[in-house]
Molecule: small-subunit ribosomal RNA
Organism: Nitrospirae bacterium 13_2_20CM_2_62_8
RNA sequence: AUAACGAGAGUUUGAUCCUGGCUCAGAACGAACGCUGGCGGCGCGCUUAACACAUGCAAGUCGAACGAGAAGGCGUAGCAAUACGCUUGUACAGUGGCGAACGGGUGAGUAAUACGUGGGUGACCUACCCUCGAGUGGGGAAUAACCCGCCGAAAGGCGGGCUAAUGCCGCGUACGCUUCCAUCUUUAUGGAGGUGGAAGGAAAGCCGUGCCGUGGGCACGGCGCUCAAGGAUGGGCUCACGUCCUAUCAGCUUGUUGGUAGGGUAACGGCCUACCAAGGCUCCGACGGGUAGCUGGUCUGAGAGGACGAUCAGCCACACUGGCACUGCGACACGGGCCAGACUCCUACGGGAGGCAGCAGUGAGGAAUAUUGCGCAAUGGGCGAAAGCCUGACGCAGCGACGCCGCGUGGGGGAUGAAGGUCUUCGGAUUGUAAACCCCUUUCGGGAGGGAAGAUGGGACGGGCAACCGUUCGGACGGUACCUCCAGAAGCAGCCACGGCUAACUUCGUGCCAGCAGCCGCGGUAAUACGAAGGUGGCAAGCGUUGUUCGGAUUUACUGGGCGUACAGGGAGCGUAGGCGGUUAGGUAAGCCCUUCGGGAAAUCUCCCGGCUUAACCGGGAAAGGUCGGGGGGGACUGCCUGGCUAGAGGACGGGAGAGGAGCGCGGAAUUCCCGGUGUAGCGGUGAAAUGCGUAGAGAUCGGGAGGAAGGCCGGUGGCGAAGGCGGCGCUCUGGAACGUUCCUGACGCUGAGGCUCGAAAGCGUGGGGAGCAAACAGGAUUAGAUACCCUGGUAGUCCACGCCCUAAACGAUGGACACUAAGUGUCGGCGGGUUACCGCCGGUGCCGCAGCUAACGCAGUAAGUGUCCCGCCUGGGGAGUACGGCCGCAAGGUUGAAACUCAAAGGAAUUGACGGGGGCCCGCACAAGCGGUGGAGCAUGUGGUUCAAUUCGACGCAACGCGAAGAACCUUACCCAGGUUGGACAAGCAGGUAGUAAAAACCUGAAAGGGCAAUGAGCCCGCAAGGGCAUCCUGCUCAGGUGCUGCAUGGCUGUCGUCAGCUCGUGCCGUGAGGUGUUGGGUUAAGUCCCGCAACGAGCGCAACCCCUGUCUUCAGUUGCCAUCGGGUCAAGCCGGGCACUCUGAAGGGACUGCCCAGGAGAACGGGGAGGAAGGUGGGGAUGACGUCAAGUCAGCAUGGCCUUUAUGCCUGGGGCUACACACGUGCUACAAUGACCGGUACAAAGGGCUGCAAACCCGCGAGGGGGAGCCAAUCCCAAAAAACCGGCCUCAGUUCAGAUUGGGGUCUGCAACUCGACCCCAUGAAGGCGGAAUCGCUAGUAAUCCCGGAUCAGCACGCCGGGGUGAAUACGUUCCCGGGCCUUGUACACACCGCCCGUCACACCACGAAAGCCCGUUGUACCAGAAGUCGCUGGAGCCAACCCGCAAGGGGGGCAGGCGCCCAAGGUAUGGCUGGUGAUUGGGGUGAAGUCGUAACAAGGUAGCCGUAGGGGAACCUGCGGCUGGAUCACCUCCUUU
Repeated sequence: AUAACGAGAGUUUGAUCCUGGCUCAGAACGAACGCUGGCGGCGCGCUUAACACAUGCAAGUCGAACGAGAAGGCGUAGCAAUACGCUUGUACAGUGGCGAACGGGUGAGUAAUACGUGGGUGACCUACCCUCGAGUGGGGAAUAACCCGCCGAAAGGCGGGCUAAUGCCGCGUACGCUUCCAUCUUUAUGGAGGUGGAAGGAAAGCCGUGCCGUGGGCACGGCGCUCAAGGAUGGGCUCACGUCCUAUCAGCUUGUUGGUAGGGUAACGGCCUACCAAGGCUCCGACGGGUAGCUGGUCUGAGAGGACGAUCAGCCACACUGGCACUGCGACACGGGCCAGACUCCUACGGGAGGCAGCAGUGAGGAAUAUUGCGCAAUGGGCGAAAGCCUGACGCAGCGACGCCGCGUGGGGGAUGAAGGUCUUCGGAUUGUAAACCCCUUUCGGGAGGGAAGAUGGGACGGGCAACCGUUCGGACGGUACCUCCAGAAGCAGCCACGGCUAACUUCGUGCCAGCAGCCGCGGUAAUACGAAGGUGGCAAGCGUUGUUCGGAUUUACUGGGCGUACAGGGAGCGUAGGCGGUUAGGUAAGCCCUUCGGGAAAUCUCCCGGCUUAACCGGGAAAGGUCGGGGGGGACUGCCUGGCUAGAGGACGGGAGAGGAGCGCGGAAUUCCCGGUGUAGCGGUGAAAUGCGUAGAGAUCGGGAGGAAGGCCGGUGGCGAAGGCGGCGCUCUGGAACGUUCCUGACGCUGAGGCUCGAAAGCGUGGGGAGCAAACAGGAUUAGAUACCCUGGUAGUCCACGCCCUAAACGAUGGACACUAAGUGUCGGCGGGUUACCGCCGGUGCCGCAGCUAACGCAGUAAGUGUCCCGCCUGGGGAGUACGGCCGCAAGGUUGAAACUCAAAGGAAUUGACGGGGGCCCGCACAAGCGGUGGAGCAUGUGGUUCAAUUCGACGCAACGCGAAGAACCUUACCCAGGUUGGACAAGCAGGUAGUAAAAACCUGAAAGGGCAAUGAGCCCGCAAGGGCAUCCUGCUCAGGUGCUGCAUGGCUGUCGUCAGCUCGUGCCGUGAGGUGUUGGGUUAAGUCCCGCAACGAGCGCAACCCCUGUCUUCAGUUGCCAUCGGGUCAAGCCGGGCACUCUGAAGGGACUGCCCAGGAGAACGGGGAGGAAGGUGGGGAUGACGUCAAGUCAGCAUGGCCUUUAUGCCUGGGGCUACACACGUGCUACAAUGACCGGUACAAAGGGCUGCAAACCCGCGAGGGGGAGCCAAUCCCAAAAAACCGGCCUCAGUUCAGAUUGGGGUCUGCAACUCGACCCCAUGAAGGCGGAAUCGCUAGUAAUCCCGGAUCAGCACGCCGGGGUGAAUACGUUCCCGGGCCUUGUACACACCGCCCGUCACACCACGAAAGCCCGUUGUACCAGAAGUCGCUGGAGCCAACCCGCAAGGGGGGCAGGCGCCCAAGGUAUGGCUGGUGAUUGGGGUGAAGUCGUAACAAGGUAGCCGUAGGGGAACCUGCGGCUGGAUCACCUCCUUU
C1' cells in the first nucleotide's frame, strides 16, 4: 500500500442495574411434508433393512500355442441311399496362455492389524512394460477333447481306448545367479565388491518373407520363451507423531515380556514350537464399556474453533454368516473352490442348486430417493501380431423444482381517477396507471426450414523401402444444440406474513368458545394476535413448515469468563508425583529464532486468464495449505551440565509473651442429696394457674457430711493455635510464633492431584461416673385443637478412659505463597531512643479512609487494588446432593454422584412504595375525663329475608339501610293481571291526497282506553282574481319508541380517604441506573406555617389570605321600621303630627397586624404573660376539597358508544302491587316519670311563607273544622300561639292523674275516588314499658342537652329532611392503650402491595423415574465335551501310480497318491460367572394439574428470631435437645471510631 474484516433483539421487576437461562433474526442440506408450478443449462438422487431377491445383462479373449471338428444350407453327380465340392478347418466344446487380485459396489466390522503426515527396510517382493548381458541344445512320458461301455431324475460321475502342444518330465550347458566354506577391501543389522573352492538351478515354440536339397530344412525379420543385472510401477513389513466419549471401567497380562535353538515367510518378528528367565503395560489413563470406516475435504464462523465425512479423489475393510486353504507375480479371492450354519429353490426323496453391498428392476422397511432405456461413437480397461471381440467402467438419454444458475409470464402511453370490491367521520378514501383503451416488441413456448462440433486421430484399399500421398469407412446422444422464418400480448403466478422481536392494518364473525403460538403471550362482546374479507409487506417458479449443523452463545471463555453476598474456595494441616522458581559466570543447543532443501497427490477454497450468448459449470496458471523431515546459522530467554554468591529459605545464640497441647495433683464458691438442730404452714411456679413438694414437719435458717460437674471477679473487636478449638491453681513433658544478635548452611524454595494426619456438637461400641441440665417420655396449663411455645417432673446424653464416626452458617460465606501500591488512629508482644510526657523499628490484632476495583453493597498494606506461580471449584431453576454403582462405617450414615421429566424463569444488589402483633416524633371527640344517647319497650321509617300474579329498579363495611324519594290512594309507576293499539303517545324529512275535510256536541257500546254514528263545522301567507304555498289530517317510505343490557365501553356529576398537609415541576448537583437531592435535618406551626441550616436555587397545585354570614364602631339612607325630645290623643297602644337621635333595616367603610410591653428562644421563626380593645394570636361559622385512591356510585336524572327489541322489551286504559309479614338489622319518635304529669295565669323570638295563595275580626262546633270575608302581591295584612321559662294550684311514687300503643264507636278535611292504603278531631279502650346484656354512637361552648317556630315537596299526607331562634351545661390529668392520619427510620421472600405472600401431609388425575420375587434377549469370560473342511507333521508295512534309476523282460528301487494317525481349529454342546438392556404383581419418592381437605411452618421481632449439622419425637407443615452462624428486629449498657 492493498486485500480482508466481528451489529444484535425479546423475556425475571412497580421500576433499575447485574447475574443467568430460554427464544428469535443468518447461513447451510443427499432432505421430507403442505400449497403452487412456464422453459433451459449444470449437478445430485435408499441417509432406513450389510433386509430378501424373479428376470436380463455386468469378464473375457487368443486358431499367429494345440488336437479334434460338426449340423444345416447351397452346388454337382445319382432314380434314390449316398458321394464330392463350397460354406469351413466355420460354429460349439476341449487342452494351453494371458486376464479374471483391475474396473464396479457397499460401510457391516474396525478406536488400531485402520487412516493422516514424515521417516526406515543392511529384513523384502513386483506378472505385463523399458534398458542391458547371455541363451533358446537334445530327448521322453502322458492326458482332455474324441470313441466305446456304464451309473444317475438331475447336477454330475466312473471305467476302457486313441491323440497334440508354448501342457508335463528327465538329460546337457550356464556367467555375472543362489547357498555354503576360506579370505581381502569397503561399508556397517542379512549392503557393495574381489579372489579361491564346493554344491545347486534354464528354456518353447509360433508367424511372415526369402532360399532350397520338398525333408517342414536353412537364413532373415517379427512375436514369444529362459537365466542374469538395472529401471519403472505397484505392494509387504516397520518406526515416530496425530486421531471420539466414559474413571459410576483402576489395575491389566502366561505366548504374556525377553533370551537361546528350531520352524515358517518374499521378508523382520512370539508369527509358530521347545527350553530358560520373570518379565511387560498403566493416572501423560493401561484394561474394560460405548460410539465410529479414516483422509483430501464439506458446512458454519471475523477468526480461533465447532459439526460433518453424500456426490468427486486417496487409503482401508467387507462380499449371505463363520472357518479354511488352493491356484497365482499378486487373493485367503463380490459375479473361484472346500466345509459348517441360516434361508430360498428344484427333486423321480436317492440327491442337488443358489448368494445384486455390479447395472437396471421387484418386494419389504421408511417421511423419503429414479429406467428391467440407447451405445461402445468418445475416454479407459482385458485379450490378440492385427482385424477385432468383450466392457451396466464409461458416454448419453429417461424420471424427480432435490439443489445451484439463467430466462420468461411483456414494454411505452393512458384520469370520466370507470365499474366492482373494501372502508367511511357519508364529505370521501383505497384498490389505482392498476384495468379498459391506443401504440410497440416477440425472448420462452408453438409451427416450418436449415443443421453441427465432439473424429487432431484410427482402420481398410492403392502407390511408395519409408516418411508420406490419394481414395474410402465409422456418431449412442440426434434431426439434439445452434441459425433463420411465421403467427400473435397472444399460452405462462404463486406462496407466506402483517401484536412486539420483524417490513406490512382495517372491517366483519367469534366471545377463555373455536382456535393461534418460535419466545413474550393473544381469545372471558368493539381482538391490528383466532376465522374470513379488503388492503399492505416479503420472496418468487417457487413459497412456507419440519428435521439437522454451525452461528449469534465471551453460554466451556486458547483467542475470550468466573468463584465475599448471584452457580462456584476443598473444614484444616503435613506432604508424594507434577507445575513453577533468586543471583552470577562458563558450557551445551532440547525448546526458541533465522535461512535453505525435501515433502505437504489431484480435485476443492482464493486470485488472475480463458471456454460455453451470461451465469451456474468447465479449462489453464498462480497462490495457499501455521503441521512434518534433512542441512546450515544464532545464543537473548527457558531447559540441561559445571562452578560461585547471599537478599529467598533454614540453622545457632539471647532474654521475654501466651486460655497452644498432653499427663498428674490440689483448692474455693454454688446447686443437689444425706444426717442433726431451730421452727411452722405453707413452699414452688406462672401472664394467670395447675400438676408437684409439705403437719410422716416442707420451704426458711444453723451445723456436719457425700458427690459430680463447671470454672465467678480479672476478662478486654485481649492472647495462643493450621483449623476444630483453648479460661481456677501447681508440677512434669512438649509444639509453634515474635523480637534481638548477624555467627553458620548456600536456593536447600512455593504450591500441591492422589495419599496421610487432625477435625465442634450430636451419634455409636465397651467399661466407669452421674450433682446440675436435659432430647424421648409423663403430668399440669394454654388452645378450636396444641403431638408446641409456659410449668412440674424426668431417661438417654452431657463427664472420664479406650475405640469409632468425619459432618456443620467447619464463615471473613473471602485457598496458599511472594512482590508492589496515600494517609490517620487504637491495642497486644519484643526491641531501641529518651527519661517518666513521649518518639521510633519489627511482628500480630481492630477501626477509619485515598487512588484503584466492584452490578451494587462494599473492599481498600490483614484488598475484594496491581501482578506472578500452584491447587480446588462453577456453568439456568426444580428433580437432587436424590437414584444406581463403587469406596468407607458396627450402625446412623458419609464420600463420589447422574438421568428421565418439568419450568421461563430461579437469583444478587440496590430503588420507590405498601405493610409489620418494628422503633422514634406528632396530630384528630382517637382514647381518657364528662354530658346525653343507641342496643331492652311500643310505634314510625328504611333494609335483609320470606311471601306473592306483582310485592318495579338501584344503593351493600366505614363511604348501602328516614339513601335515589323535598312527600306511591288514581296519577306518579318503571312491576303484575286484564282489555286495547299499531307508522305508532312524541320529532324531522320525502311523495301522493285533503272543504262539507280536520275538528266535534249529543247519543249507542264499553270498566276505561277505544270503537260506532253524527248535528255542527274551520285556520295562515301571496295574489285583483284564477290559482299557488303552508298548516291540519289520511296513505306509503326514510324512520319513531324502549326506566331493555353493559357504570367493567363512556361524558357529566357525586361519595370517600380528608380541611388530611400533602402532591409535583424547571434548572443544577449526586447515582451506570431505577432514583435521590430540593421536600431530609434543628426549631416552630392548625398547616411543606414560618425561621435557621444545607448542592441546591427557584416555581406550580394544595395551606393561609382574598368571598359570604356573625360579633364592634363609623358614614350614608329613613318607610311599611323606630319613638329620645316637642305637640295631640286613647281604657290601652308610635294611634296621629313630627323626628331619624336610638333600635333596626341595608349599602359602603373602619377595626386585629403578635402592632405595643415583659421575660424566654439562637439577636430567628415562634411560644408564654400583660396592656389596650367589642373582639387577640386562624375571634366564631360557612363557602372553598391538591396529585391521586377505591374498574367506589349512577346507562333509572341527563347525555352517550356498542348490543338487543320493533303488531312488541313500544304506546293507551281499568284494576292490583310498590303499604304483604314467622322473622333479623339500621335510623328515628314517644316514653318509662316528681329537674315530672295535669290545670289555670303571665311573658320574651328569629327565620321564613302567602294570589288556582295566606286569611284577620265576628258567628257555629268540646274539637278537627264550618260559615264569614276585612286586609295583604306584603319591614304595612295574614299564617302566628312561640314553647320551654315564670307565677299559682293539684298529683305523692303507684304501672300511677306516668306512658300512650292497640282496638271500638262517632266525626272533620283534601280529593273523580280515602276498601286494599291518607291526615286530623272527639268519646271510649288503655298494651309493652319501672332507664335497658354483650356491645356501641354523638358532642370541647353559645357546643352538648332541652324547647318550640318556619320552609321545601305537596290537592291531602312529616316522628324524615332543610333552616330559625329560646334556655343553656359538664369535662379534658394526660397520650400508655383502641381507631384513623402525617413525618423520619428499620426489616421484608409483599408490588392486583398483609384481605399480601407462602409450607407440608392427605385425597383425585396424568407423566417420567428408582426398588422388586422373578421372567426374557443380547454380549462377553472361564472350564470341559466335541471336532467338519483344510494346512502342516508322522505314517503310508498287504491299495493305486506314465516320465527318473537298475533291468532284455518280469520285476524292483526312488518318489507320489489314496488311506490312517496326530497338532491346530469353525459351528455346535454342557456347566458356571460378568456386563448391558427389556419386562414385572407390588412398592418408593418426584413432577405437573381447577377455585379439594387439614393446619400456619417461613417472609415484619411472621407473633416461640431464623438458619446449619446431628439426635429423638410427631397427621402435616414441624417440635425439642446439644453445639454452631448472623444471612436477627428492638431497647439499654459497655468498648472503639468519627465530627465539633